[in-house]
Formats: sequence, structure tokens, C1' cells
RNA sequence: UUCUUAUCCAGAAAGACAGAGGGAAUUGACCCUAUGAAGUCUUGACAACCCUAACAAUUUAUUGUUAGAAGGUGCCAAAUUCAACUCCAAGUAAUUGGAGAUAGAUAAGUU
Repeated sequence: UUCUUAUCCAGAAAGACAGAGGGAAUUGACCCUAUGAAGUCUUGACAACCCUAACAAUUUAUUGUUAGAAGGUGCCAAAUUCAACUCCAAGUAAUUGGAGAUAGAUAAGUU
């Protein structure tokens, strides 16, 4: 870097350095931010994808349930902050609600 699968309305911050932006990209909205943004470091937590243990089931190498957290990742404002494209429903309409697609993030496998 490619592809596949799963998940994305839950959860979880202090300190130091630093000094103006940030919330992936575009447009719009909304929000965070000198009571200190991004970033870096330290420590701590959260979660349970990989993982560990026990039990169960069957298709016998997978699936499920429960518990755990040593290790590999991830993550610690707001739903992936919200909308955008398509379809459905309501409505005269503005618009509202729902489902999906696209894009993205993370994990595991794969190229």
C1' cells in the first nucleotide's frame, strides 16, 4: 500500500514543555480554545479487537457464554459533532423521522 471481515448513540485526564489554532478532507452549520488549541513527553485511566482462563455447543476447528487484563494495538469534548447522495414515511410547503450508500476511524487477517 491492496483487499476482506467486524465495530463505530457506551467508556475514560492529570502534570510538564509549548504558544494559536482545533474538531480527517470539501461546503455549510454548530462547537472547543489564552481559565491555554495542535504537537511532544511523563504518569494514570478507559475499553476488550487481538490475547489469557474456564465452561458449553456442534460443523472437530470453529462458535457461544462467563471471568480476566500480563502482553500487541486503540482510545480518554460533543454519535465518526451534525448535514451533504439515494430510497421510504409524514407534511401544501419549509421541514421532520427512518433505512441505506459514499467517505473516514480502529482492530484482525491478507497482498
Predicted 3D model of a 111-nucleotide RNA (SAM riboswitch aptamer (S box leader)) from a Bacteroidota bacterium. NCBI's taxonomy places the organism under Bacteria, Pseudomonadati, Bacteroidota. Its mean pLDDT, the model's own confidence on a scale to 100, is 84. Its Rfam family is "SAM riboswitch aptamer (S box leader)". About the family: The SAM riboswitch is found upstream of a number of genes which code for proteins involved in methionine or cysteine biosynthesis in Gram-positive bacteria.